[in-house]
Context: one part of a larger RNA
């Protein structure tokens, strides 16, 4: 020094378990904030560093309702206490609630510094106490995860380079709103027949187009589904008020504002004329009823060995509108908690049905009058649509111009003419749609501690950075702490023998304990 046995250390793999994520599904909620939000600083307990609660009334205070034998959060010690005169402990209200922060009296390096009025408190100053003082006409103002619509808007990339095109109107930013938003009741579609507001889903279809006709981009019309709802003004007319011009003082007119009317295309409606007062809708109120919190009621088992332990075996039951599921010393329908049923009402919520009060009609006529003007349109730059200026409709913006008035007027992919469908320049509008910070209940051919959220654990934590910002490792005694009294070596509160617990030392560097890597003892051999 190698081998091989046996035993050890070392290390923390791998099996098991799961306290945590993960990714759906059905409900619910879809906002909080000047009655000071989210979010924090400081503080608070008998002792108290951290976490959780809490706010100088500070691990808590009052009212009501539930509940019942313990209790003073995590927290296991020790002291002091509290509770059947029903505390702790749950549910709804409320009561207080420094400081900072939209922060909102000034200031300002947040969690601090300072003022002015008014009232309190003091003999008196100062000092403390409470209450007011922000901008803004008001509405409002600040946070918030995604979904929404508005403005503003890239490049990496793709074209096997690039520059028109593409990524893409994406990311980003900003302003806005809502539980959804946007859109929306035909100046629509279509084609010689016909639908009838939007909005989403399929499908037509990768079809018609587009397009350095590259490389991509990419509809509609129809059908089929889900849902379904419609409506108001503006003008004309009549009528009050106000004001102003005029007047032959009887009125006229001009603007302004108010009420009525009235809302469309087989035109309408004003106006004339004949009839009618209903059905139905919407406020508001008061309320049957019904949902609603803690939480209540809720079957059915015994034994025998075996083992620390029985729920596993056996023998012999039971109950099931409950054999979901978790927990008990090993695998439990019948021990616990609980299921299935079923009770319970507070706050709140939703509401049948009365009641009040708006609103809400037909025919005919047709001289005249109304029917949304710096508009439609048009010329030039630009966008938006499948359409990249193209024959290029349709639609929006900038600019420069600019109509008709119902025998009008736009469309129907240049344009025109016939024919067709439709009425713009004003608004509102539920459902079917999109999301998930957030609450509950459920579920998985989802992970199972180098997996799963970055984070099972005091995690956006230590810790790196000047700073945006980056960003960790770390679960497992045991059924139950019974966490090893006691004695002895030892300098020792190390260790380490005995001893003792416990099924087991599993002994806290604690289930299992592989491999690397490290011995030690025999045995063989160079």
């Nucleotide at each position: 020094g190698g081998u091989g046995u046996a035993c050890g250390g070392g290390g923390g793999a791998u099996g098991c378990c799961u306290a945590g994520g993960c990714u759906c599904u059905c409900a619910g909620a879809g906002g909080c904030g000047a009655u000071g939000a989210a979010g924090g600083a400081c503080g608070u307990g008998a002792u108290a560093a951290g976490c959780u609660g809490c706010g100088a009334a500070a691990a808590g205070c009052u009212g009501c309702g539930g509940g019942u034998a313990u209790u003073g959060g995590c927290a296991a010690a020790u002291a002091c206490g509290a509770g059947u005169u029903a505390a702790u402990c749950c549910g709804c209200a409320g009561a207080u609630g420094u400081c900072c922060g939209a922060a909102u009296g000034g200031g300002g390096a947040a969690a601090c510094c300072u003022g002015a009025c008014u009232g309190g408190u003091u003999g008196a100053a100062g000092a403390c106490c409470a209450g007011u003082c922000g901008c803004g006409a008001a509405a409002g103002c600040g946070c918030u995860a995604a979904c929404c619509c508005g403005g503003a808007g890239a490049a990496c990339u793709g074209a096997a380079a690039c520059a028109u095109c593409u990524a893409a109107g994406u990311a980003c930013c900003c302003g806005g709103a809502g539980g959804a938003a946007g859109a929306g009741a035909a100046a629509a579609c279509a084609a010689g027949a016909g639908u009838g507001a939007u909005u989403c889903c399929g499908u037509a279809a990768g079809u018609a187009g587009u397009g350095g006709c590259g490389a991509g981009c990419g509809a509609a019309c129809g059908c089929g589904g889900a849902a379904c709802a419609g409506c108001c003004c503006a003008a004309a007319c009549c009528a009050g008020a106000g004001u102003c011009g005029u007047u032959a003082c009887g009125g006229c007119g001009g603007c302004u504002u108010u009420g009525g009317g009235g809302u469309u295309g087989u035109a309408g409606g004003a106006c004339c004329u004949a009839c009618a007062u209903a059905a139905u809708c919407g406020a508001u109120g008061u309320g049957a009823u019904u949902c609603g919190a803690a939480c209540g009621a809720g079957a059915a088992c015994g034994a025998c060995g075996u083992g620390g332990g029985a729920a596993a075996g056996u023998c012999g039951g039971c109950c099931a509108a409950a054999g979901a599921a978790g927990g008990u010393g090993a695998u439990a329908g019948c021990c616990c908690u609980g299921u299935a049923u079923u009770g319970g009402u507070a706050a709140g919520a939703a509401g049948a049905a009365c009641a009040u009060u708006g609103a809400g009609g037909u025919g005919g006529g047709u001289a005249u009058c109304c029917u949304g003007a710096g508009u439609a349109g048009g010329g030039c730059g630009g966008g938006a649509c499948c359409g990249g200026a193209g024959a290029a409709a349709u639609c929006c913006c900038g600019u420069c111009u600019g109509a008709a008035a119902c025998u009008g007027c736009c469309a129907g992919c240049a344009c025109c003419a016939u024919c067709u469908g439709g009425u713009a320049a004003g608004g509102c509008u539920a459902a079917a749609u999109a999301c998930u910070c957030c609450u509950g209940a459920g579920a998985g051919a989802c992970c199972g501690a180098u997996a799963g959220u970055g984070a099972a654990c005091c995690a956006g934590u230590a810790c790196c950075g000047u700073g945006a910002g980056g960003g960790a490792a770390a679960g497992g005694u045991g059924a139950a702490a019974a966490g090893u009294a006691c004695c002895g070596u030892g300098a020792a509160u190390a260790a380490c023998g005995g001893g003792g617990u416990g099924a087991a030392a599993a002994g806290a560097a604690c289930c299992u304990g592989a491999a690397a890597c490290c011995g030690u003892a025999c045995a063989c051999u160079u």
Molecule: large-subunit ribosomal RNA, domain I
Organism: Bacteroidota bacterium